[in-house]
């Protein structure tokens, strides 16, 4: 130079054949507890890397681009 695979909530990951974005730690709030850890309930947090295109409708499907891994020259 060239193929390939990754990118979704602070972190780790789901999301099927394009139809309401979710789960686990974690945070806050609360309930048990003299008080803490434990354990139980409730809620908060997303421009689904970035720009475009197709479609009524896109995390999902195509095209560019940019990070990061893996392979070949």
């Nucleotide at each position: 130079c060239g193929g390939g695979g990754a990118c979704u909530a602070g972190c780790g990951c789901a999301a099927c054949u394009g139809g309401u974005a979710g789960c686990g730690c974690g945070c806050a709030c609360g309930g048990u507890u003299c008080g803490g850890g434990a354990u139980c309930g409730u809620g908060a947090g997303g421009u689904u890397g970035c720009g475009g295109g197709u479609u009524c409708g896109a995390a999902u499907c195509c095209c560019g681009c940019g990070u990061c891994c893996c392979c070949g020259a």
This is a predicted structure of a 73-nucleotide RNA (transfer RNA) from a Candidatus Shapirobacteria bacterium. Taxonomically the source falls in Candidatus Shapironibacteriota (Bacteria, Bacteria candidate phyla). The coordinates come from a structure-prediction model, not an experiment, and the mean pLDDT is 81. It matches the Rfam family "tRNA". The family's RNA type in Rfam is transfer RNA.